[in-house]
RNA sequence: GGCUCAUCCAGACGGGUGGAGGGAACGGCCCUGAGACACCCAGCAACCAGCGCGCGGCGUGGCGAGGUCAUGCGGCGCGACCAGGUGCUAACUCCGGCAGAGAAGCGACACCUUCUCUGAGAGAUGAGCG
Numbered sequence: 001g002g003c004u005c006a007u008c009c010a011g012a013c014g015g016g017u018g019g020a021g022g023g024a025a026c027g028g029c030c031c032u033g034a035g036a037c038a039c040c041c042a043g044c045a046a047c048c049a050g051c052g053c054g055c056g057g058c059g060u061g062g063c064g065a066g067g068u069c070a071u072g073c074g075g076c077g078c079g080a081c082c083a084g085g086u087g088c089u090a091a092c093u094c095c096g097g098c099a100g101a102g103a104a105g106c107g108a109c110a111c112c113u114u115c116u117c118u119g120a121g122a123g124a125u126g127a128g129c130g
Base pairs, nucleotide, nucleotide: 002129003128004127005126006125007124008123014041015040016039017038021031022030023029026096027095028094042089043088044087046086047085048084051079052078053077054076055075057073058072059071060070061069062068063067093122098119099118100117101116102115103114104113105112
């Protein structure tokens, strides 16, 4: 780098090093010597794993009429964690592009402009696969 699935309006905005760019690309709009980006510390808790609780399901065993008790596996929901594996810590993925729907601006229509919504595309992160 490729394929599949899930999520992307929550949270973290502090300190140190360093010294000019950064927000993926493009167009916007922004952040930035009142110190960006990056790294380290610190912080957050989305996914996976683990832990606790609750509710179904299935298996096994004891007693048994219905059932009940014990135990294991798996599912769903909730919770806790200065947190094991990743990740994240300006702005909704910062916004847009492509397609569709609606509203407004015009005497009217178009699409011209603007706004709203839905979907796609692109991207990010995780889990799994090859």